[in-house]
RNA sequence: AAUUGAAAAAGGCACACCCACCGAAAGGUGGCGCCGCAAAGUCUCCGGCCUAAGGGAGAUUCUUCCUACGGUAGCGGGAUUGCCAGA
Numbered sequence: 001a002a003u004u005g006a007a008a009a010a011g012g013c014a015c016a017c018c019c020a021c022c023g024a025a026a027g028g029u030g031g032c033g034c035c036g037c038a039a040a041g042u043c044u045c046c047g048g049c050c051u052a053a054g055g056g057a058g059a060u061u062c063u064u065c066c067u068a069c070g071g072u073a074g075c076g077g078g079a080u081u082g083c084c085a086g087a
Base pairs, nucleotide, nucleotide: 003086004085005084012037013036018031019030020029021028022027035074041080042079043078045077046076047075048072049071050070054067055066056065057064
């Protein structure tokens, strides 16, 4: 340096719920909380999934369908950085 994460050691992050705020929504931020995570550190390049304000089509008062430039890194792939150890 690469690789592996069985057993250790020091630690780290923080699901859902709830509260406040932002957002059209998905969702995000902070606090509480701790489901889990060897990258559950970071980044939307690729795929998936979620939402549909705006736009398009339709409907004619019932409000449908399509669409991401929005989101999800705790859905994968990829890129990149990193602690400890060597069954």
The RNA shown here (c-di-GMP-I riboswitch aptamer) has 87 nucleotides and comes from Methylocaldum marinum.
The source organism's lineage runs through Bacteria, Pseudomonadati, Gammaproteobacteria, Methylococcaceae and Methylocaldum.
The RNAcentral record of the sequence draws on Rfam.